[in-house]
RNA sequence: ACCGAUAAAGGCAAACCUGUCGAAAGGCAGGGACGCAAAGCCACGGAUCUAAGGACAAGGUUGUCUAUGACCGCCGGGCUACCGAAG
Numbered sequence: 001a002c003c004g005a006u007a008a009a010g011g012c013a014a015a016c017c018u019g020u021c022g023a024a025a026g027g028c029a030g031g032g033a034c035g036c037a038a039a040g041c042c043a044c045g046g047a048u049c050u051a052a053g054g055a056c057a058a059g060g061u062u063g064u065c066u067a068u069g070a071c072c073g074c075c076g077g078g079c080u081a082c083c084g085a086a087g
Base pairs, nucleotide, nucleotide: 002087003084004083011036012035016031017030018029019028020027021026034073040079041078042077044076045075046074048070049069053066054065055064056063057062
C1' cells in the first nucleotide's frame, strides 16, 4: 500500500412518523433503525425522478416535450479519512 476480523473505539442512518421549506422531485430538524468500511465530500459521465418556467397541441380545469431543479443509500469517476487481525 492492497485488503477488511464474530477485534476495539467511535461514526452514519433506509422505511415509517412529526414539524418545516419547496410547484414537484426532494431538502432540513427531531424521533426511528433497514442497512453501510467511505452510507464522508464533489452533480464530473451515465442512469433515475420531477416539470415551476418555456415550447407545441388542444379547448375546459388537459396532454406531450424540455433541467436550468433533484438524487452521491443506482453505477462509474475525482478528492479526503478512523482502526489494524489474517493474507
Predicted 3D model of an 87-nucleotide RNA (c-di-GMP-I-GGC riboswitch aptamer) from a Syntrophomonadaceae bacterium. NCBI's taxonomy places the organism under Bacteria, Bacillati, Bacillota, Clostridia, Syntrophomonadaceae.